Background
This is a predicted structure of an 86-nucleotide RNA (c-di-GMP-I riboswitch aptamer) from Proteobacteria bacterium UBA1844.
RNA sequence: GAUACAGAAAGGCAAACCGAUCGAAAGGUCGGGACGCAAAGCCACCGGUUUACGGGCUAUGAGCCUAUGACAGCGGGGUUGCCGGU
Numbered sequence: 001g002a003u004a005c006a007g008a009a010a011g012g013c014a015a016a017c018c019g020a021u022c023g024a025a026a027g028g029u030c031g032g033g034a035c036g037c038a039a040a041g042c043c044a045c046c047g048g049u050u051u052a053c054g055g056g057c058u059a060u061g062a063g064c065c066u067a068u069g070a071c072a073g074c075g076g077g078g079u080u081g082c083c084g085g086u
Stems, first nucleotide, its partner, number of pairs: 004086002012037002017032006035073001041079003045076003048071003054066004
C1' cells in the first nucleotide's frame, strides 16, 4: 500500500413515531426520537417497488392505463472512505 474479516478502540448514520414545512401524491427538508446499519457515504445505470398533477380510455361515476415524479434503509452495479485487532 492492497484485499478480506470483525467479539477491539474512537466514533458515524438514523427506522417507526411526533411537530413544522414543501409537494397533486408518492415522498423530501428541518427539529425531536432510535429500529437498526461495516459503507444505512454519494450516484437513478439495470431490475424492482411506489404515486398519477397532467395525458389517454371507459362511462356519466366511480374506475383502468401511463413517469417526465419518487424510493440509495429493496437488490445489482459504479465511486469514495475511518481504525489497524487478525
It was read from a public genome assembly, where an Rfam model found it. Its Rfam family is "c-di-GMP-I riboswitch aptamer". Rfam links the family to the GO term cyclic-di-GMP binding. Of the family's consensus pairs, 91% are formed in the model. The organism belongs to Pseudomonadota, within Bacteria.